[in-house]
């Protein structure tokens, strides 16, 4: 110091989350030591038990208990007795208990800090000064007798001291009052200065060294009061307040002072937040942070405020009193039931709460307190020990060498490698701790005792002597030995660190993004490896990263965020200049800022944490000196900022009158006659009782055509025929006047479109609501026809809008062009407002750009992730509708703003495609064939499914095929390979059983060069699988599409995703090509290169061919022979928009152009760019992983794949006369053949069957059919048509039943041109005829793949379907429109609001009762007196009642919300989202939403 996460991918804004530190912590898992600290955060809950405040005999009355000592009695070691002594229970009296020590309830206070004041104030012990100390009195409490009570405790007689108490004297320097001057002070007033007068006080005590009292004064130390700043959250707390605020008196107090009370005035505090609620002890400090700031107040030091709760006071220097008293309450506890006891938030400890925090220790030795004269004696304060890895700190768990890189584990591409790993064995070394034996501190100096010096006989010095809980502890030595001593958390990114198993969206993981649905580096284990250590990780809680509340240090045009506008109060900020003050500023210099703490330097415990000491610093606050630029305040001038005048104008400024034509609509009358009207197309309606239409008059309201425009005006909202009056603004010009009078502006006020809502007019039109018609699945809508409320005026509400420039006001600067309005001068110029381009800056871009979103100032307004929600509650305001103000639970990790690239549009714009028309055939209607689906089935093996499956895989299932299915069998078949063994027979032949596989029985035979080969049989070792994943691949394929497109490199333009190029203009079949250019060039595609086809030549001449010569035939290249023509096949030419005209810059276009066999890619083919579709195939082959191994493999038989109510694709074959049937005649290409084609003969009616040439093929095999002549049928279910059955047959094969073709006789079904709908074709095509082949024994062959044969019709054209390309536009889409998405309703959890009630809590009010107790008053009783009881009154704790407010929980129903898995019902919105959307409002509707009026373009 950043990271991660919205997006397909960019910039932005924004919110979430992390990486650090730290804690009084707590858990989970592990744990050698030591040292320093810390340690109920929650129940201010309750507490058994023990301890935490005495002491003083040198105040005192004494003498219970111990001890001495003396004495008496004797059983000589026992009783007794004696206050004599040491001491001392109880009790009077002194001090002290108001400190230490604990909690953090209460308190929002002068309560705490901080600074000053006390001329308004106290203060016991202690120091210091001065000064005194005389006389007396009377009782008490222990004891004692007696008594009550269970106990606590009392009562009542007697008697008794003091340093207890009380009276006199002494009183003047003290204290009160008073009287006069004098001196000071800012004052109120003070005197330590004089004086006058009344009036009040003191233990002659204890010990003999002293101590102690007493009044007065002074210090010192505590404390007490007032003040000023500083010290929490809410304004949905806005008004509090009667002793309040003040005064005059009075009382109280130590002491000011409504602190109390009389009386009198009526003020006081409050937006600079009063008065309420809620929440808190504060500060020194502690964490965090670069500060500045947030945060917290554990140990430690100050300070308050509490002691069960609440309230009083008494004693006292000093308490309203932790371990004291009364009293009220709750609570516990003893009781004899009559009463009484207590208060751990003291040290432990003990239940109880909680995640959670310790010993019923030990010493007064130190330090320090009380009392004492002192020895002492007390001290859970304190010092120390014990317990807890709470926390910091230190150490230690060993160190060196040591490769055969051992074994084990684990991983791989696995004969062999990595890696655990110098790790280990092993060798040599060291001993901190820990064990063990032995020494052993420091902390101790006083007090006191004791010696000795000074000198004022009590104080100082010194030198001896006593005193250690911790503790035999730290610390040293000395022994033996690597010996006794490592864990935790993680390894997807953030974030250091990877691999294999097992799991299969399960189990489980997570801080965020997120992982897991059969190859998980994310889950669970092992391996390793990574950080970090006696700890480690996880919760939890703060700061920080967070510039995510911005003083330092943010923003409102579109991300959230500018008030709808404007006038003004406070309040902030303000021109020029001259003087003067010193608030603000600054600077010197004084005081405080406690210590400890943090910082530095120095030391001390081996180090370190820790301590100890010195210095900084404690950024503050208070005096006091100065300075005077800027602010500020007080004066005096100035004119520019503001106003005000006078002139000259301008305008849809405003209010009220008045008045014009044009439309509509009504009314009368006239003319006229059957429709009108109205929509995408209707139809409700109106009309023969006369409409619409036209013509005349009339009436009625509301709105102002052209002018008229990015025009004007006004603060906004708004303002629009024409004229009057009245009112207001605004620009220039002059410069008269005034002289800073000015900007803003929370609260407040006024104005404020439309819609609503009230009264009272007024309605002509258009119109929510509502009715009727259509659309429609449905249509509460769009769309028509009607129409009410409104729209209009008046007067009063009301208070919002896309009230928008989504851009507050005001003032100054800062480059220009170029419209337009209004004025001044009219040459150039200049003001003011209004618009467009654009620079510099700015901005996240879009965009803005003197009318800034720019640089500066001054002042008001607003925002902080989304959603829940502008809601809910409370208030205010409204006649209501509402409108202002305005949260929270809960939830999500995203909402979101610009901009890119696609995609998509029921958004343009160009273009092409048999895309559509034009047309010529079919297809869908029959029968059959074939394939699909269904459906059956033991099995009907699998696989293809919109286009891109469905005569496809399959270019051939009877048995193999074959993967299925039933049954029977094997457990290793085969092939090879390799190592060993064995055998020359095994294999082959036949034969028997069985369906067969199979078993069984027989038969006979190796070679040799002797090395050995071959063959078999056996054993090991490697199998096998049409078992699953095409969503683990490779490799082929389809589609888009033979479409014209994708893309690169360099440069540029953007912050960046990206963009240029590749876009425009043209053209082309084409990103073809030209021209234009911030592009320039390339590269797979396109084309061209190849192969047939159409011409020609050349060269070759068999098997082909045969013009011309010859031979020969019934006939015929048959034969000699030709090489000319066909043709065969190799080579080559030819066509390139090359010529010509014409447009055109040019590319290129056009032409019945020329010339050519072809004419503008000449006509096929093959040739498929980057990529889509997780597209098809794991059953062509291959291949990862998983699964099967007496089976999921193999092997055989029979079966099945060929099933059949149905459906659908694709197909023959027809329905006929352009035909059928019979009979003649003629013309191809192309390709196949030896287990083959087969001439030809001869037999059957055929299918074929027996022969039997030729040909392995330009030789030899095969009838070409349509066509054409003839006959003939005459419109019919036919001489059409050929299923379906029935017989009989032939051929293929091991074998035609399931389940073959075929062939002959008979049989003769639907079927008479096919409905919605829908296919192919643009030329040698369509249609229409045959042939030939692959597979193949045979063949379901009507299919495929090829050949040739005859041989059309049509295209105006691009408006619509459908499909594509390019380019622009919108978009809330990115799995990309089969997107995304909104609302009711239904189910499920979650949190909330309302509410009949029902239940608490704290606080105030008013009344009533009132404990103890201060004061007050009385006072017959007691005391000589002081005083005391009694009684009585003011207050008050506490109880009670009472109605009303606040705030919690709960609740029957009920509202809305928000999260859920794939639920209903529509499609509101995103494109013109299909009726543009979208704000106010209002009215309707299951719902999203509709419509009326206005208004914004987002």
């Nucleotide at each position: 110091a950043g990271a991660g996460u919205u997006u397909g991918a960019u910039c932005c804004u924004g919110g979430c989350u992390c990486a650090g530190g730290a804690u009084g912590a707590a858990c989970g898992c592990u744990a050698g030591c030591g040292g320093c600290a810390g340690g109920c955060c929650u129940a201010a809950c309750a507490c058994a038990u023990g301890c935490a405040a005495g002491u003083c005999g040198a105040g005192g009355c004494g003498u219970a208990a111990c001890g001495u000592g003396a004495g008496u009695g004797c059983u000589u070691g026992c009783a007794c007795u004696u206050g004599a002594c040491g001491a001392c229970g109880a009790c009077c009296g002194g001090c002290g208990c108001a400190c230490g020590g604990g909690u953090g309830c209460g308190g929002a206070a002068c309560g705490c800090g901080u600074a000053u004041g006390g001329a308004a104030c106290c203060u016991a012990c202690c120091u210091u000064u001065a000064u005194c100390a005389g006389g007396g009195g009377g009782a008490u409490a222990g004891c004692c007798c007696a008594u009550g009570g269970a106990a606590a405790c009392g009562u009542g007689g007697a008697u008794u001291a003091a340093u207890a108490c009380c009276c006199c004297a002494u009183a003047g320097u003290a204290u009160u009052a008073u009287u006069u001057c004098a001196u000071u002070g800012c004052a109120u007033g003070a005197u330590u200065g004089a004086u006058u007068u009344a009036a009040u006080u003191a233990a002659a005590g204890a010990a003999u060294u002293u101590c102690g009292g007493a009044u007065a004064g002074a210090g010192a130390u505590g404390g007490c009061c007032a003040u000023g700043c500083g010290u929490a959250u809410c304004a949905u707390u806005a008004g509090c307040u009667a002793g309040u605020a003040g005064g005059c008196g009075a009382g109280g107090u130590a002491a000011c002072g409504g602190c109390u009370c009389a009386c009198c005035u009526a003020g006081g505090c409050g937006a600079c937040g009063a008065u309420g609620a809620u929440u808190a002890g504060g500060g020194g400090u502690c964490c965090u942070g670069a500060g500045a700031g947030g945060g917290a107040g554990a140990u430690c030091c100050c300070c308050c405020a509490c002691a069960c709760u609440g309230g009083u006071a008494c004693u006292g220097a000093g308490a309203c009193a932790c371990g004291g008293a009364c009293c009220a309450g709750a609570c516990u506890c003893c009781u004899a039931c009559g009463g009484g006891a207590g208060g751990c938030a003291g040290c432990a400890g003990u239940g109880a709460g909680g995640a959670a925090u310790a010993u019923u220790g030990g010493a007064c030795a130190a330090u320090g307190g009380g009392c004492g004269a002192g020895a002492g004696c007390c001290u859970g304060a304190u010092c120390c020990a014990g317990c807890c890895a709470u926390g910091c700190c230190g150490c230690g768990u060993g160190c060196a060498g040591g490769a055969a890189g051992a074994c084990u584990g684990c991983c791989c591409u696995a004969u062999g490698g990595g890696u655990u790993g110098u790790a280990a064995a092993c060798u040599g070394c060291u001993u901190u701790g820990a064990u063990a034996c032995g020494g052993g501190a420091a902390g101790a100096a006083a007090c006191c005792c004791u010696c000795c010096c000074a000198c004022g006989u009590g104080u100082g010095g010194g030198g001896g002597g006593c005193u250690g809980a911790c503790g035999g502890u730290a610390c040293c030595g000395u022994a033996a030995g690597a010996a006794u001593a490592a864990g935790c958390a993680u390894c997807g990114g953030c974030u250091a660190a990877c691999u294999c198993c097992g799991u299969g969206c399960c189990a489980g993981c997570a801080g965020c993004c997120g992982a897991g649905g059969u190859a998980a580096u994310a889950c669970g284990g092992a391996g390793g490896g990574u950080g970090c250590a006696a700890g480690c990780g996880u919760u939890a809680u703060c700061c920080g990263g967070a510039c995510u509340c911005a003083u330092u240090g943010g923003g409102u045009u579109u991300a959230a965020a500018g008030g709808g506008u404007c006038c003004g109060u406070a309040g902030g900020c303000g021109g020029a200049u001259u003087a003067u003050u010193a608030a603000g500023u600054c600077a010197g210099g004084g005081g405080u800022g406690a210590a400890a703490g943090u910082u530095u330097g120095c030391a001390g415990c081996u180090c370190a944490a820790c301590u100890g000491u010195a210095a900084a610093a404690u950024u503050g606050c208070c005096c006091u000196u100065g300075a005077u630029a800027c602010u500020g305040g007080u004066u005096g001038u100035c004119u520019u900022g503001a106003a005000u005048u006078a002139c000259u104008g301008u305008g849809a400024a405003g209010u009220g009158g008045u008045u014009a034509g044009a439309a509509u609509a009504u009314g009368u009358a006239g003319u006229g006659u059957a429709g009108c009207g109205g929509u995408g197309a209707a139809a409700u309606g109106c009309a023969u009782a006369g409409a619409u239409a036209u013509u005349a008059c009339a009436u009625a309201g509301a709105a102002u055509a052209c002018c008229a425009a990015u025009u004007g005006c006004g603060a906004a909202g708004g303002c629009a025929g024409a004229u009057c009056a009245c009112u207001a603004a605004c620009a220039g010009u002059a410069u008269a006047u005034u002289g800073a009078c000015g900007c803003u502006g929370a609260g407040g006020g006024a104005c404020g479109a439309a819609a609503g809502a009230g009264u009272g007019g007024g309605g002509a039109g258009c119109g929510a609501a509502c009715a009727g018609g259509a659309u429609u699945a449905g249509a509460u809508a769009c769309c028509c026809u009607g129409g009410u409320a409104g729209u209009c005026c008046a007067c009063g509400c009301c208070g919002u809008a896309a009230a928008c420039g989504a851009u507050g006001g005001a003032u100054a600067c800062u480059a220009g062009c170029u419209g337009u309005u209004g004025g001044a001068c009219u040459u150039u110029c200049u003001c003011a407002g209004u618009g467009g381009c654009u620079a510099a800056g700015c901005g996240a871009a879009a965009g803005u750009g003197a009318u800034a979103a720019g640089u500066a100032u001054c002042c008001c307004a607003c925002c902080u992730g989304g959603g829940g929600a502008g809601u809910a509650c409370g208030u205010u305001c409204g006649c209501a509708a509402g409108a202002a103000u305005g949260a929270a639970a809960c939830u999500c990790a995203a909402a979101g703003g610009a901009a890119u690239u696609g995609a998509c549009g029921g958004g343009g714009g160009c273009c092409c495609g048999c895309a559509c028309a034009a047309g010529c055939g079919g297809u869908g209607g029959a029968g059959c064939a074939u394939g699909u689906g269904g459906u059956u089935u033991a099995a009907u093996u699998c696989g293809a499914u919109g286009a891109u499956a469905c005569g496809c895989g399959a270019g051939g299932a009877a048995c193999c095929u074959u993967a299925c299915c039933a049954g029977g069998g094997c457990u290793u078949a085969a092939a090879u390979g390799u190592a060993g063994a064995u055998u020359g027979a095994c294999a082959g032949g036949g034969c028997u059983a069985g369906a067969g596989a199979u078993a069984g029985c027989u038969u006979u035979u190796c070679c040799u060069u002797c090395g050995g080969g071959c063959a078999a049989u056996u054993u090991a070792c490697a199998a096998c699988g049409u078992g699953c994943u095409g969503c683990a691949u490779a490799g082929u394929u389809g589609u888009c599409g033979u479409c014209a497109g994708c893309u690169c490199g360099u440069g540029c333009c953007g912050u960046g995703a990206g963009g240029u190029g590749u876009c425009a203009g043209g053209u082309u079949a084409a990103g073809u090509c030209c021209u234009c250019u911030a592009a320039c060039g390339a590269g797979c595609g396109c084309a061209g290169c190849c192969c047939c086809u159409a011409u020609u030549g050349u060269u070759a001449g068999u098997u082909g061919c045969c013009a011309g010569c010859g031979a020969g035939u019934c006939a015929u290249g048959u034969c000699g022979g030709g090489a000319a023509c066909u043709c065969u096949a190799a080579c080559a030419a030819g066509a390139c928009u090359g010529c010509c005209a014409g447009u055109g810059c040019a590319a290129a276009c056009u032409g019945u152009g020329a010339g050519g066999a072809a004419g503008g890619u000449g006509g096929g083919g093959a040739u498929g760019a980057c990529g889509u579709c997780a597209a098809a195939u794991c059953a062509u082959c291959a291949c990862g992983g998983c699964c099967c191994u007496u089976a999921c493999g193999u092997c055989c038989u029979g079966g099945g794949c060929u099933a059949c109510a149905c459906a659908c694709g694709u197909g023959c074959u027809a329905c006929a006369a352009u035909g059928g049937u019979a009979g003649g005649u003629a013309c191809a290409g192309a390709g196949a053949g030896c287990a083959g084609c087969c001439a030809c003969u001869u037999c059957g009616c055929g299918a074929g069957a027996a022969g039997g040439a030729g040909c392995g093929a330009a030789u030899c095999u095969a009838u070409a059919a349509a066509a054409c002549c003839u006959a003939u049928c005459a419109c019919a279910g036919u001489u059409c048509g050929g299923a379906u059955c029935g017989g009989a047959g032939u051929c293929u094969g091991c074998a035609a039943c399931u389940c073959g073709a075929c062939u002959c006789c008979g049989u003769g079904a639907a079927g008479c041109u096919g409905g919605a709908a829908u296919c192919g074709c643009u030329a040698g095509u369509a249609a229409u005829c045959g042939g030939a082949u692959a597979u193949c024994a045979g063949c379901c062959a009507u299919g495929a793949u090829c050949c040739g044969g005859u041989g059309a019709a049509u295209a105006c054209g691009u408006u619509c379907c459908c499909g594509g390309g390019c380019c622009u536009u919108g978009u809330a889409c990115a799995c990309a429109c089969c997107g995304c998405c909104c609302g009711u309703c239904a189910a499920g959890c979650c949190a909330u609001g309302g509410a009949a009630g029902c239940u608490g809590a704290g606080g105030g009010u008013a009344c009533c009762u009132g404990a103890a107790g201060u004061c007050g008053g009385u006072c017959a009783c007691c005391g000589c007196a002081a005083g005391g009881a009694g009684c009585c009154g003011c207050c008050u704790a506490g109880g009670g009642u009472a109605a009303a407010a606040u705030u919690g929980g709960u609740a029957a129903c009920u509202a809305g919300g928000g999260c859920u898995a794939a639920g209903u019902c529509g499609g509101a919105a995103c494109a013109a989202g299909g009726u543009a959307g979208c704000c106010g409002u209002a009215c309707c509707g299951g719902a999203a939403g509709g419509u009326g009026c206005g208004g914004c373009u987002g």